This is a predicted structure of a 103-nucleotide RNA (Glycine riboswitch aptamer) from a soil metagenome.
The prediction has a mean pLDDT of 80.
RNA sequence: CCGUGCGGGAGAGUUCAUCCCAAGCCGCUGAGUUCCCGGCGCUGGGUGUGACGCCGAAGGGGCAAUUCCUCCCCGGAACCUCUCAGGCGAGCGGACCGCGUGG
Numbered sequence: 001c002c003g004u005g006c007g008g009g010a011g012a013g014u015u016c017a018u019c020c021c022a023a024g025c026c027g028c029u030g031a032g033u034u035c036c037c038g039g040c041g042c043u044g045g046g047u048g049u050g051a052c053g054c055c056g057a058a059g060g061g062g063c064a065a066u067u068c069c070u071c072c073c074c075g076g077a078a079c080c081u082c083u084c085a086g087g088c089g090a091g092c093g094g095a096c097c098g099c100g101u102g103g
Base pairs, nucleotide, nucleotide: 001103002102003101004100005099006098007097008096013052015051016050017049018048019046020045021044022043024040025039026038027037053088054087055086059084060082061081062080066078067077068076069075
C1' cells in the first nucleotide's frame, strides 16, 4: 500500500400526478348462492411511468472558490466543489474510523 472478517457509520419528499394489482362496495342476474362482465374503489401494495423539489460519504468530473501539501509561482489533493451516476420509509449500499487477519 492492497485485499478480507467483525463492529460503528450521516444527509435529503415514505411529495404530486397517472398506470397496474388486491381487499371492499354497487350494478347485472334475480327465489337464493356462485361464476363471468361493468363501475366505484379518497384503504393498501408495485427495484411501473412522468413531473417538480432536495441530499451527498459508492464511483466519476473539476481545480473556478475554500482548505491542505509549503513562504511564493507551477502542480497536486481533499469529508472542497459539480451533481453525470447514485440516493431521499425500512432494507441494501455507504466515504471514513476501530479491532483482527492475509499478501